RNA sequence: AAAAGGCAAACCUUCCGCGAGGAAGAGACGCAAAACCACGGGACUCUCUGAGUUAGCCAGGUCGCCGAA
Numbered sequence: 001a002a003a004a005g006g007c008a009a010a011c012c013u014u015c016c017g018c019g020a021g022g023a024a025g026a027g028a029c030g031c032a033a034a035a036c037c038a039c040g041g042g043a044c045u046c047u048c049u050g051a052g053u054u055a056g057c058c059a060g061g062u063c064g065c066c067g068a069a
Stems, first nucleotide, its partner, number of pairs: 006031002012025005029056001035062003040058002042054005
């Protein structure tokens, strides 16, 4: 590469949260790790000198499908 599959942005509905945002349903913008991890950096939120959110922001670690290379 191909094949078999997988995940699911935004928007909408319901619930939780002060909020960023999270869960479920529907839905697909995209993703070869868009699987997991919040110790590093960035961005964001607040009841703000602390606490939290974001892994589909970057970096890193671990596990994982296929097999021309």
Molecule: c-di-GMP-I riboswitch aptamer
Organism: soil metagenome